[in-house]
RNA sequence: UGGGGUAACCGGGGGAGUCCGAAGAGGGCUGAGAGGAGGCGGAGGCCUCGACCCCUGGAACCUGACCUGGGUAAUGCCAGCGUAGGGAAGGUUACCCAUCGCCGGC
Numbered sequence: 001u002g003g004g005g006u007a008a009c010c011g012g013g014g015g016a017g018u019c020c021g022a023a024g025a026g027g028g029c030u031g032a033g034a035g036g037a038g039g040c041g042g043a044g045g046c047c048u049c050g051a052c053c054c055c056u057g058g059a060a061c062c063u064g065a066c067c068u069g070g071g072u073a074a075u076g077c078c079a080g081c082g083u084a085g086g087g088a089a090g091g092u093u094a095c096c097c098a099u100c101g102c103c104g105g106c
Base pairs, nucleotide, nucleotide: 003097004096005095006094007093008092009091010090011055012054013053014052017029018028019027020026036049037048038047039046040045061086062085063084067080068079069078070077
């Protein structure tokens, strides 16, 4: 010097299903995460923060989808769909690896 990697921080994006239950009380299943804190609503539920995941080399997440096959007590539970369509396009610091140049010593 430019290339790669890791971590942290600032910034940005995202989801919270299923079963028992009156319940977002508690518990079972899958998962990184399935409601931890506060507030709101008559209720379905909503808002802010937190945790977690993801940020273009983008399957985090959304759509197709009341989809297809398998399985389950049940469910995006598993696989397909999927070289599909969309999706956050910012920065700083530290360390490591690789490479090149310069200086000094032997």
The prediction has a mean pLDDT of 78. This is a predicted structure of a 106-nucleotide RNA (TPP riboswitch aptamer (THI element)) from a Candidatus Bipolaricaulota bacterium.